[in-house]
RNA sequence: ACCUUAUCCAGAGUGGCUGAGGGAAGGGCCCGAUGACGCCACGGCAACCGCACAGUUCAGCUUCGCUGUGUUGGUGCCAAAUCCCACAGUACCGCACGUCCCACAUCGGGAAGUACUGACAGAUAAGGA
Numbered sequence: 001a002c003c004u005u006a007u008c009c010a011g012a013g014u015g016g017c018u019g020a021g022g023g024a025a026g027g028g029c030c031c032g033a034u035g036a037c038g039c040c041a042c043g044g045c046a047a048c049c050g051c052a053c054a055g056u057u058c059a060g061c062u063u064c065g066c067u068g069u070g071u072u073g074g075u076g077c078c079a080a081a082u083c084c085c086a087c088a089g090u091a092c093c094g095c096a097c098g099u100c101c102c103a104c105a106u107c108g109g110g111a112a113g114u115a116c117u118g119a120c121a122g123a124u125a126a127g128g129a
Base pairs, nucleotide, nucleotide: 002128003127004126005125006124007123008122013042014041015040016039017038021031022030023029026085027084028083043078044077045076048074049073050071051070052069053068054067055066056065082121087118088117089116090115091114092113099111100110101109102108
């Protein structure tokens, strides 16, 4: 680097060092010399794995499994929803304000927009090759 599965609108920061970019990438919008990002220390969050305990199937017992609780272990995480958007689909789009395109005498149609769903990409965990 690759494959599979699950999750991603919850949660959780102080100090020290350093010194200019950082938030993956394009657009947007943010963070940042009142010191971001990064590193270290300590603290915390969470419950993917592990472990412990409880419940559950059974005539009965145990293991596995499943569910729940906890957290001494392995990871992870501690600005903003994965910060938002992008691609596709569905629904809405009445009135008022406001934008673009087509048609137009008028009615109208579409885009854009809003909401939801899915896909793509990414992150993390567990497993695999």
Molecule: SAM riboswitch aptamer (S box leader)